[in-house]
The RNA shown here (transfer RNA) has 72 nucleotides and comes from a Methanomicrobiales archaeon. The prediction has a mean pLDDT of 83. NCBI's taxonomy places the organism under Archaea, Methanobacteriati, Methanobacteriota, Methanomicrobia, Methanomicrobiales. It matches the Rfam family "tRNA". Its family is annotated with triplet codon-amino acid adaptor activity in the Gene Ontology. The sequence is in RNAcentral, with records from ENA and MGnify.
């Protein structure tokens, strides 16, 4: 230097152009004599960054940046 995969709450994810998911943590409640467990409900994302396309982008397309494998 080429080529290729991945980047979405704290951690693991779903998602193939129209409402951003879950499931484990955290937070509050019911339960119980008390934990735990179950049930129920809240909070916690500007989807790596910027720019483009489109009425409309987490998703298409350019450039970037960081892992990760691969070829010289």
């Nucleotide at each position: 230097g080429c080529c290729g995969c991945u980047g979405u709450g704290g951690c693991u994810u779903a998602g193939a152009g129209g409402c951003a998911u879950a499931g484990c943590g955290g937070c509050g409640g019911u339960u119980u004599c008390g934990u735990a467990a179950a049930c129920c409900g809240c909070a916690g994302g500007u989807c790596g960054a910027g720019g483009g396309u489109u009425c409309g982008a987490a998703u298409c397309c350019c450039u970037c940046c960081a892992g990760c494998g691969g070829c010289u």